[in-house]
Molecule: transfer RNA
Organism: Sphaerobolus stellatus SS14
RNA sequence: GGGGACGUGGUGUAGGGGUUAUCACGCUUCAUUUGCAAUCAACACUUGAAGAGGUCACGAGUUCAAUUCUCGUCGUCUCCA
Numbered sequence: 001g002g003g004g005a006c007g008u009g010g011u012g013u014a015g016g017g018g019u020u021a022u023c024a025c026g027c028u029u030c031a032u033u034u035g036c037a038a039u040c041a042a043c044a045c046u047u048g049a050a051g052a053g054g055u056c057a058c059g060a061g062u063u064c065a066a067u068u069c070u071c072g073u074c075g076u077c078u079c080c081a
Base pairs, nucleotide, nucleotide: 001080002079003078004077005076006075007074010025011024012023018064027051028050029049030048031047034044035043057073058072059071060070061069
C1' cells in the first nucleotide's frame, strides 16, 4: 500500500428494512434463605421481584420508513505484498 470481516447498555451477545432493540453476566433497590453461644443491627450468602443503564462507531445518501441497504471516515482483527 491492497483485500476481507467486524463496531449494538459496564462486559459479552441476538436482531440483516416496519410499531417499545434481545438475552446472559454485572450494577441499584426491595423481599427471602442461611451464617456467629443467643437476640437485634450491619455484613456476607441463597433465591425471587422490580428498576436504572444504548445518540446501534461517526458523517452523508437511498427510502414513506434505516440498527439493518449504499458511499466515505475512524477504530479493531485478519490475509496478501